Context: one part of a larger RNA
RNA sequence: CUGGGCGUAAAGGGCGCGUAGGCGGUCUUUUAAGUCAGGCGUGAAAGCCCCGGGCUCAACCUGGGAAAUGCGCUUGAGACUGGAAGACUAGAGUACUGUAGAGGAGAGUGGAAUUCCUAGUGUAGAGGUGAAAUUCGUAGAUAUUAGGAGGAACACCAGAGGCGAAGGCGGCUCUCUGGACAGUAACUGACGCUGAGGCGCGAAAGCGUGGGGAGCAAACAGGAUUAGAUACCCUGGUAGUCCACGCCGUGAACGAUGUGUGCUAGACGUUGGCAACUACGUUGUCAGUGUCGCAGCUAACGCAAUAAGCACACCGCCUGGGGAGUACGGUCGCAAGAUUAAAACUC
Numbered sequence: 001c002u003g004g005g006c007g008u009a010a011a012g013g014g015c016g017c018g019u020a021g022g023c024g025g026u027c028u029u030u031u032a033a034g035u036c037a038g039g040c041g042u043g044a045a046a047g048c049c050c051c052g053g054g055c056u057c058a059a060c061c062u063g064g065g066a067a068a069u070g071c072g073c074u075u076g077a078g079a080c081u082g083g084a085a086g087a088c089u090a091g092a093g094u095a096c097u098g099u100a101g102a103g104g105a106g107a108g109u110g111g112a113a114u115u116c117c118u119a120g121u122g123u124a125g126a127g128g129u130g131a132a133a134u135u136c137g138u139a140g141a142u143a144u145u146a147g148g149a150g151g152a153a154c155a156c157c158a159g160a161g162g163c164g165a166a167g168g169c170g171g172c173u174c175u176c177u178g179g180a181c182a183g184u185a186a187c188u189g190a191c192g193c194u195g196a197g198g199c200g201c202g203a204a205a206g207c208g209u210g211g212g213g214a215g216c217a218a219a220c221a222g223g224a225u226u227a228g229a230u231a232c233c234c235u236g237g238u239a240g241u242c243c244a245c246g247c248c249g250u251g252a253a254c255g256a257u258g259u260g261u262g263c264u265a266g267a268c269g270u271u272g273g274c275a276a277c278u279a280c281g282u283u284g285u286c287a288g289u290g291u292c293g294c295a296g297c298u299a300a301c302g303c304a305a306u307a308a309g310c311a312c313a314c315c316g317c318c319u320g321g322g323g324a325g326u327a328c329g330g331u332c333g334c335a336a337g338a339u340u341a342a343a344a345c346u347c
C1' cells in the first nucleotide's frame, strides 16, 4: 500500500450552508502532462537466481550470464484522464402560468375551561382515598347565578393527513418572508455532486438580566402506606413552565439506516398537481407519503423503486470487554458542563 465493515453485533457526524480538496454530461478539433509502445544511456562491486570451476564433499572461494520491476533522454501512438479552443442540451439553474401546506417572523383578536375577587341564592358539610387523614368550611365553604381580573393552552375539524434540512410546527385575521410541486419548453449553456477545516440552526432541562405567574409542578412541608418509606397514593407548594434579550449546544437529536445519481417484477391505499376519455367515473403521468410482496440481499430478524438489491462519487465513523467517553493538556462556557481524548492495570 491492498484487503473488511457501520438498521439491531463496535461503527452514519443532530441538521444545513459552504472553503480547500476529491469526482464530474454529449460532440468536434488540437496538445501530448498522465497513459501505452520502440530505441539508447544508466541502474558500482558484492549478494540473490542460473550455468560452470577450485578446496576429498559441503559451508566457503571463484568465472560467466541473467536480473536489477527504477530513473533520464529520444522517436512514435492518440483510445482513455488532463490542458486549450469551439459547439450542444438530456444534468443544474432562470422565466412564465398555476397549486397545496400546523414552513418561519411580527402585530392584533376569539370562545370554552381552570383559578382568584365582588355580589346574590342557600346550609352543613366539602374535598380526597383501596380505606383514611393532613386540608377547606357557621368569620358561611362545597353547590348555583351574575359581573370582573389574569395567565396559559387552543376541544371538534384531525387523517399511518400536511409543511420543514433537522430540531420542530396546530384557534382566527392581517403584514412581511423561505421552500416545494405541476404545467409550458421561452432563456443560460455543465454553471454540477460531495465536502476536511469554517459558519449558521439546533427539543427539553439549565444559566444571566428584566418582566409575568392562572394551571401544573422538581425541591420542600404535612398526611397516609410500610418492618422502615428520604418513594409509589393524598393535601399543599417554590424554582421552573410563559414573554423579551443573551448564553448553553446536549438527547433513544431514531428510520438506531450520511448526501447525490443511475438501474432493477408487481399489488393495494393516501396527499398535491397535470392530461386523455365513453366523465358521480376510469386510465395515464409527475412529485410526496404508507402497507404488502418477487428477484436479489441478510447471521437471522427482516429490507425490498422511500432498499438493508445492483453500481458510481465524496464525506463521517468502527477495530475485544472493563478502566472510559474517564484522567491530563488544549479549546469553548458566567456556571453547570460541552468538545477533543489516552495510558497503567485487569479479564
Base pairs, nucleotide, nucleotide: 004318005317006316007301008300012315014201015200016199017198021194022193023192025088026087027086028085029084030083031082033081034080035077036076037075038074039073040072041071042070049065050064051063052062053061054060091191092188093187094186095184096183097182098181099180103177104176105175106174107173108172109171110154115149116148117147118146119145120144121143125136126135162169163168206247207246208245209244210243211242215241216240220236221235222234223233258314259313260312261311262310263309266292267291268290269289270288271287272286273285274284275283276282277281296303297302320347321346322345329340330339331338332337